Context: one part of a larger RNA
């Protein structure tokens, strides 16, 4: 290096688009680059390896063959793979028609609560907790009533359901946009798969800069509590949460499962579709595609499990993994306004 691996034991980049590279569907016909055959020259000798021979033997020496799996001349073959040419429809793609959707973006609206304001009624206590204080209230709380002002999230519907690539995404409308699934034998004619760089998106939490601020709430202040309580309970509260622009670029970003194609038992549920069956229609029952899930066979697995949404049987292409601890650190370099972030050892120890 090779040969193993990657749910859970080290080990699948968060995710996608896509450049180079790898890989690549069905006929033909041609080419001879890889490819096989055979040949040509070379590939010092010694040396390993076989066969003999020579020293009484062996070591050791001599002779012959082998090997040197490489380089290179020509002829021949054409099944593969490559490479020109024509051709073809099943892979992709287009094209029409219909189709369910919390897919995105952006404006406007509602109604519950919730907290503040004014005003009314009322008048001692409210709040809190295992129990209490701390707060709040006769300057009139707490409740209750009407009126206004806010700011954020949108109950029931709601579902083991839907929809995105992932991250995520829920009150209604309206607009502007993306992507699916279906059914057509109407185009096109391998136009594909994967994807080192790259580039785009990227939960919360931070960070710039103007906004905006109800409710919650890191820190910080009190009051319990305890031996102490820098805590868990209460009572307060500032960043922050919200918007717009910018940056950060990370999670147990998880199904701990990359991504494509094909094959291999079945039940059942559910979401969206077109079809058949019965004159004609509801249900119903068939089969059918896509998508979500549970059980469960064969096989797989170290066992838990997994099992058409494989972790089963293969093929393509990238990613990562090689004891623990030092360490996802240090030093280089690169990105950030800064937090930090990627990228990454070695001493030494077990």
């Nucleotide at each position: 290096c090779u040969g193993g691996g990657c749910u859970u034991a080290a080990a699948g980049c968060g995710u996608g688009u896509g450049u180079a590279g790898g890989c690549g569907g069905a006929a033909a016909a041609g080419u001879a680059a890889g490819c096989g055959u055979u040949u040509u020259g070379u590939a010092a000798a010694a040396u390993c390896c076989c066969u003999c021979g020579g020293c009484u033997u062996a070591a050791c020496c001599g002779a012959g063959g082998a090997a040197u799996u490489g380089c290179u001349u020509g002829a021949c073959g054409a099944a593969c793979u490559g490479c020109u040419u024509u051709u073809c429809u099943u892979g992709a793609g287009g094209c029409a028609a219909g189709u369910a959707g919390g897919g995105g973006u952006g404006u406007a609206c509602g109604g519950a609560a919730c907290u503040c304001u004014u005003g009314g009624u009322g008048g001692a206590g409210c709040g809190g907790u295992g129990g209490a204080a701390u707060g709040c209230g006769u300057a009139g709380a707490u409740a209750u009533c009407a009126a206004g002002a806010g700011g954020a999230g949108c109950g029931c519907c709601a579902g083991a359901g839907g929809u995105g690539a992932a991250g995520a995404c829920g009150u209604u409308a309206c607009a502007c946009u993306g992507g699916g699934c279906u059914u057509g034998u109407c185009c096109u004619g391998a136009c594909g798969c994967u994807g080192a760089g790259a580039c785009a998106c990227g939960a919360a939490a931070g960070c710039g800069u103007g906004g905006g601020g109800a409710g919650c709430a890191a820190a910080c202040a009190g009051g319990a509590u305890u031996a102490g309580a820098u805590a868990c309970c209460c009572u307060g509260g500032u960043a922050g949460u919200c918007c717009a622009c910018g940056c950060u670029g990370u999670a147990a970003a998880c199904g701990a499962u990359g991504c494509c194609u094909a094959c291999u038992a079945g039940g059942u549920c559910g979401u969206g579709g077109a079809g058949g069956u019965u004159c004609u229609g509801a249900c119903g029952c068939c089969g059918u595609c896509a998508c979500g899930g549970c059980c469960g066979a064969a096989g797989c697995a170290a066992a838990a499990g997994u099992a058409u949404u494989a972790a089963g049987u293969a093929g393509g292409c990238c990613g990562c993994c090689u004891g623990g601890g030092g360490a996802g650190u240090a030093c280089g370099g690169u990105c950030g306004c800064a937090a930090g972030g990627c990228u990454a050892a070695a001493a030494c120890u077990c």

A computed fold for a 350-nucleotide part of an RNA from a metagenome, annotated as small-subunit ribosomal RNA, central domain. Its mean pLDDT, the model's own confidence on a scale to 100, is 88. Its Rfam family is "Bacterial small subunit ribosomal RNA".